Background: The part of an RNA shown here (small-subunit ribosomal RNA, 5' domain) has 545 nucleotides and comes from a metagenome. The RNAcentral record of the full RNA draws on SILVA. The prediction has a mean pLDDT of 87.

Context: one part of a larger RNA
């Protein structure tokens, strides 16, 4: 010297971009973080307006409104966002395999979507309960659930041929068997038909549905290298290592399990201990290299502890279940509720780390055919000199060299062109005025041209036109008037190491990073005076190199 998630003292004007519990993965009040589809489906209020009756108490009708709600069911909830506690592992990086697998939604290709039935919610009713909520019975709908039917290049068994292999076997092909599918919605429309006059049959068009094949992006598993410390840890190992067989996965495998065998690992460090999420990359450094893994990114691993599996393409699931545990609240004591290592917030640790904001405007995500709905993701704002970077606290004249401090050989020097006084300028902050980009390939209407089709309908693209969407924010910028007016401070001055002196102290008080000062003339201490060196910072501690 450089660097830092950085804290401490002293001081502090402006803005830009970053960064912000490194400690107790310690406890959490309270809000808000995951919904969403009526174009998949049965139900279906209320307030409020309006009329009508009236015995003035109130009732009934219309309307709000097939609205608002739960509720069946379909898709999200496995992503997105936090944390790093465990883990020395195929965790991870990096290069490979999978003839040993999976893949919702998305693209491309083929085929195919007859015809029956049923059952729980919701709803009603009894009935238990302080409450969470739960029990019987009855009634209903689907794009819920079951059967039939059709059925292949799909799955399986058989047979034949071929490739690759030593084989076993996979794979590909051919041909016989044998096994599984499906569901609507919704737009439009002329002639026929049929109607329970609602409408359907029929044609047409969007989304869906189911079944095959190929992609794309996503996983899963296996394998080769690689990267940390202790030998004051030396032997470990019974599902252990092999095998046949079966089970179970998507799928190899002792992954599990019977039987056989008796093996496997280790000074090239096994086991046992402690430490540690890895990594791209960040910090130093000329560089080798050392140190580090905080902000973004990538992978992992975890969600009160600890175990489990259901659902599902995907989970052993942070805002789901169930079981045990500690803690917490709630209670009618029988019994229930809860999980901020999600954003914001409290407590409590600690040297130490922010608002219980605003908005979905944009970006992205999820659901919806779409309008749209959700979105603490994300934009922004808001605190903090935590850090980088900019910028200003004026600028030019101005000696008899003022007062006035400090020094003095008393002659003068020094602060010092410094100030005062004149001109002047006008960033910033402070007033007033204008005012954005981010907005489109968004989104609603209208109109033109193509597709589609029996169609001038609907429908879906493309252009044109209008209308409209902004949290930030009246913010950024920009224009005006005003006045130097509101804006410097820290640490050092013995040597290393840039800057001396006078006082006041007298091994006291006190400094100190090393050497070391201080015991009566201290450039080292505490004060003024000057001076160095930095500068909205300046030093100090901690930490790496």
């Nucleotide at each position: 010297g450089a660097a830092u998630c950085a804290a401490c003292g002293c001081u502090g004007g402006c803005g830009g971009c970053g960064u912000g519990c490194c400690u107790a993965a310690c406890a959490c009040a309270u809000g808000c973080a995951a919904g969403u589809c009526g174009a998949g489906c049965g139900c279906g209020a209320a307030a409020g307006g309006a009329g009508g009756c009236u015995u003035c108490g109130g009732c009934c009708u219309c309307u709000a409104a097939g609205u608002a709600g739960a509720g069946c069911g379909g898709c999200g909830g496995a992503c997105g966002g936090g944390u790093g506690a465990g883990u020395a592992a195929c965790a991870c990086g990096u290069g490979g395999g999978u003839a040993a697998c999976c893949u919702a939604c998305c693209c491309u290709c083929g085929g195919g979507c007859g015809g029956g039935g049923a059952a729980c919610a919701a709803c009603u009713u009894c009935g238990a309960g302080a409450a969470a909520c739960c029990g019987g019975g009855g009634c209903u709908a689907a794009u819920u659930c079951c059967g039939c039917a059709u059925g292949a290049u799909a799955u399986c068994u058989c047979a034949g041929a071929c490739u690759c292999a030593u084989a076993a076997g996979c794979g590909u092909u051919u041909g016989a068997g044998a096994u599984c599918a499906a569901a609507g919605c919704u737009g439009g429309g002329g002639a026929u038909c049929c109607u329970u006059c609602g409408g359907g049959a029929c044609c047409u068009g969007g989304c869906a549905c189911c079944u095959g094949a190929g992609g794309a992006g996503g996983g899963g598993c296996c394998c080769g290298c690689g990267g940390a410390c202790g030998a004051u840890u030396a032997g470990c190992u019974u599902g252990u290592u092999g095998g046949u067989g079966a089970g179970g996965u998507a799928a190899u495998g002792g992954c599990u399990c019977a039987c056989c065998a008796a093996g496997g690992c280790u000074a090239c460090g096994a086991u046992c201990g402690a430490u540690a999420g890895c990594c791209g990359g960040c910090c130093u450094g000329a560089g080798a290299g050392g140190g580090c893994g905080g902000a973004c990114g990538g992978c992992c691993a975890c969600a009160c502890u600890g175990g489990g599996a259901c659902u599902g393409a995907g989970a052993c699931a942070c805002g789901g279940c169930c079981c045990a545990g500690a803690c917490u609240c709630c209670u009618a004591c029988g019994g229930g509720a809860g999980g901020c290592a999600g954003c914001a917030g409290u407590g409590g640790g600690g040297a130490a780390u922010u608002u219980u904001u605003g908005u979905c405007a944009a970006u992205g995500g999820g659901g919806g055919a779409a309008a749209c709905c959700c979105u603490g993701a994300a934009c922004a704002a808001g605190c903090a000199a935590c850090g980088c970077c900019g910028c200003g606290u004026g600028g030019a004249g101005g000696a008899u060299g003022a007062a006035g401090g400090c020094c003095u050989u008393c002659g003068g020097g020094u602060c010092g062109u410094a100030a005062a006084c004149u001109c002047c300028u006008g960033u910033c902050a402070g007033a007033g005025g204008g005012g954005a980009c981010g907005a489109a390939u968004g989104u609603g209407c209208c109109c033109g041209g193509g597709g589609c089709u029996a169609a001038u309908a609907c429908c879906c693209c493309c252009a044109g036109g209008u209308a409209u969407u902004g949290a930030c924010g009246g913010u950024a910028c920009c224009c005006u008037a005003c006045g130097a007016g509101g804006a410097a401070g820290c640490c050092c001055c013995g040597g290393c190491u840039a800057a001396c002196u006078c006082c006041g102290u007298g091994c006291c008080a006190g400094c100190a990073g090393c050497c070391g000062c201080g015991g009566u003339a201290a450039u080292a201490c505490g004060g003024g005076g000057g001076g160095g060196g930095c500068a909205a910072g300046c030093g100090u501690u901690g930490u790496u190199c």